A computed fold for a 179-nucleotide RNA from Candidatus Frackibacter sp. WG13, annotated as Lysine riboswitch aptamer. The sequence was found by an Rfam model in a public genome assembly.
This record gives sequence, structure tokens and C1' cells, in this order.
RNA sequence: GAUUAAGGUUGAGGAGCAAUAAUUAUCAGUACUUAUCAGAUUUACAGACUAGAUUAUCUUUUAAGGAAAGGAAUUAUUGCCGAAAUCUAAGUUCAAGCUGGUCAUUGGGGUUAGAUUGGGUUUGGAGUUAAUAGCUUCAAAACUGUCAUCAUGAUAAUUGAUGGAGGACUAUCUUAAUC
Repeated sequence: GAUUAAGGUUGAGGAGCAAUAAUUAUCAGUACUUAUCAGAUUUACAGACUAGAUUAUCUUUUAAGGAAAGGAAUUAUUGCCGAAAUCUAAGUUCAAGCUGGUCAUUGGGGUUAGAUUGGGUUUGGAGUUAAUAGCUUCAAAACUGUCAUCAUGAUAAUUGAUGGAGGACUAUCUUAAUC
């Protein structure tokens, strides 16, 4: 000095990823409240069972009043580049009846382990949602970053083609081994 292996740091991909706050529209003239027309039911209502409290409950016509959550857009700030997202399994927590108890179901949050995806876009299918918005997932198409191989070229840059994956790639440091 080169190569290999292990460990650490660093930086880049762009309509890049995620979070928080404010404003705005949608949700919706919906849920709900009061009054009213009419009907049904009743010591009752719930996913099931049970014990209590209370006598009220439900549907519907009309009128007045009238939300919110979730999701979205814009702006600002913050953290970042397996950023983050999804799936499976095992725990955990919250919510769903007037109150309590047992069981069940659904949904939300979070933890651990494993697996998949380099990134965004468009189109189509499925799911979710009030929604034709948005999100998730699958497939396809081109685009883009990176590395490898081949060709071009001056052994460079550039360009073209093919292919791989983030446990990667660029730069750099330490240790060990070999030459």
C1' cells in the first nucleotide's frame, strides 16, 4: 500500500417520510334539544344473562334552535432518510346500556418478536370512509436515486442496455487476518 472480515461515524436520493399547532371547507341543516300531530309499548330498554334504580321509552308529522369526532387542504415549526408504512403472532390498555356483575363482539392506542417494501407518480382492482376527497394493499406502466455487468469513450466524464436490493450505497476511522 492492497484485499477480506467485524465494529463506529458521516452524507445523499425528492411532488422524500412523519409529528405538532393555527386557520379553513366538508361532515350537516346530520346527530341532538324544546314544542307539537299520530301510533305502539311499559316497572321496561343493552350483543347475551343477572341484580337494582326509575315508571317512562320508541317510531313518526310539523316548527324553532343546532353540534362534534374522525379524515382533508393551506401555512408555520420540529424530528428525520427503514425516514416510515403494512402484515402475522404473543402480551397490555381504553371505549361501546341508567348503575353494578359475568361472558362475548367490534374498534382505537401502545409493547415485544418476525416478515415485506430503495423512492415518489399515474392507471385499474379490492378494502376503509359521509364522500367520486383521502388512506391501505395488490398488479402494471414509465420516471428517479444507488451499485454491479456490458458497450461507447482517453483506463476519465458522459451516454445507452440489462439486472440486484436499504442488512444497501458514498466518504471516513478503529481493530484483526492475509499478500